[in-house]
RNA sequence: UUAAUCAGUAGAGGUGCGCUGCCUAUAAGUAACCGUGCGGAGGAUGAUACCGACGAUGCCGGAGAAAGGAGUCAGUGCCGAAGUAACUGUUGUUAUCACACUCAGUUGCUGGGUCUGCGUCGAAUAGGCGCAGGACUGCCAUAGUUUUUUUCCUAUGGAGCGCUACCUGAAGG
Numbered sequence: 001u002u003a004a005u006c007a008g009u010a011g012a013g014g015u016g017c018g019c020u021g022c023c024u025a026u027a028a029g030u031a032a033c034c035g036u037g038c039g040g041a042g043g044a045u046g047a048u049a050c051c052g053a054c055g056a057u058g059c060c061g062g063a064g065a066a067a068g069g070a071g072u073c074a075g076u077g078c079c080g081a082a083g084u085a086a087c088u089g090u091u092g093u094u095a096u097c098a099c100a101c102u103c104a105g106u107u108g109c110u111g112g113g114u115c116u117g118c119g120u121c122g123a124a125u126a127g128g129c130g131c132a133g134g135a136c137u138g139c140c141a142u143a144g145u146u147u148u149u150u151u152c153c154u155a156u157g158g159a160g161c162g163c164u165a166c167c168u169g170a171a172g173g
C1' cells in the first nucleotide's frame, strides 16, 4: 500500500413494521332486561348438562349496552423491524369438556408495500391471516449499453444469519 476474515459500531429500503393513549364511526336500535300485552310448546349447544304451563321460540310495546376489529391525531420502540404455521408449556373464559384466546420457548417460511382470485376469521362490502398469480420497488451478483472514471439504462438470477459505511488487518506486493 492493497485487502481476506471474526466480532463490533452506525445506517438504508417507505403508502416501512410494531406498541400505547384520547376521540370518532360501526357493531345496533342488536344482546341482556321490563310489560297484569298477543300467543300456546318447544328452545339452546360443537357435545352434555340446562331452560320452559310459576308460560318457551316467536310477535307487539318500553328502555337500551359492550368487547373484539377499524379510522384520524399524538407519543414511543425499531429495520426479522415484524408476521405467520406446527409443537410444547401457560393464563384466563364457560355449568363441564372441547374449541378459541393470552404469554413464553423451539423449529420452519416471508426483503418490502400493493393489486387480483380462492379459502378462512369476522356483524361487515371494513380489516386480519393462508395459498397462488401480477406488476412496482430497494439491495447484491452476473452480462451488456452508455460514460473521462464514477454513473445511467436494460436483462437474468438470488435472499435479510442479507446489504452499505466505518473499524479490524491474515496473506501478498
Base pairs, nucleotide, nucleotide: 001172008166009165010164011163014079016078017077018076019075020074021073023071024070033062034061035060037059038058042051043050046097047096048095082110083109084108085107086106087105088104089103111137112136114134115133116132117131118130119129120128121127139158140157141156142155143154144153